Model confidence (mean pLDDT): 83 of 100. A computed fold for a 77-nucleotide RNA from a Syntrophaceae bacterium, annotated as c-di-GMP-I-GGC riboswitch aptamer. The sequence was found by an Rfam model in a public genome assembly.
RNA sequence: CCCGAGAAAGCUUAACCCUUCGUGAGGAGGGGGCGGAAAGCGACGGGUCUUUGGAGAAGACAGCCGAGCUGCCGAAG
Numbered sequence: 001c002c003c004g005a006g007a008a009a010g011c012u013u014a015a016c017c018c019u020u021c022g023u024g025a026g027g028a029g030g031g032g033g034c035g036g037a038a039a040g041c042g043a044c045g046g047g048u049c050u051u052u053g054g055a056g057a058a059g060a061c062a063g064c065c066g067a068g069c070u071g072c073c074g075a076a077g
Base pairs, nucleotide, nucleotide: 002077003074004073011036012035016031017030018029019028020027021026034063040069041068044066045065046064047061048060049059050058051057
């Protein structure tokens, strides 16, 4: 370094419920617990979604995929 254990210590927190912000997709806080070894960070490419009469306009999603940057622990091999 690859790898990821019925290992340890920590981290994160789906659906759903409450409060709150937003026209909306969604965001924040609390509860909750399906999961995660990058489910940490950032919308770069694809994708999905929202606003709109419609969009090539303006937005949302990093727990959809790819790429980028950073990173805890460690048994066997």